[in-house]
Description
Model confidence (mean pLDDT): 81 of 100. Transfer RNA from a Candidatus Uhrbacteria bacterium, 72 nucleotides, folded computationally. It matches the Rfam family "tRNA". The sequence was found in a public genome assembly.
RNA sequence: GCCCUUGUAGUUUAAUGGAUAAAACGACGGUCUUCGGAACCGUAGAUGGGGGUUCGAUUCCCUCCGGGGGCA
Repeated sequence: GCCCUUGUAGUUUAAUGGAUAAAACGACGGUCUUCGGAACCGUAGAUGGGGGUUCGAUUCCCUCCGGGGGCA
């Protein structure tokens, strides 16, 4: 330099064109406990940036950025 692949809560994964983006672990608060842990209840938290297609985009297209791999 070229090609392929990937990017969603703090972490690991769902959602493959129809939306209030789902869950587990974690965090925080509460109940319980002498305290802590466990258990139960609740709360907050995410689509890498920009553009395009579409009535509608996490999903499709382009570009940039980051990660991984291959070739030279």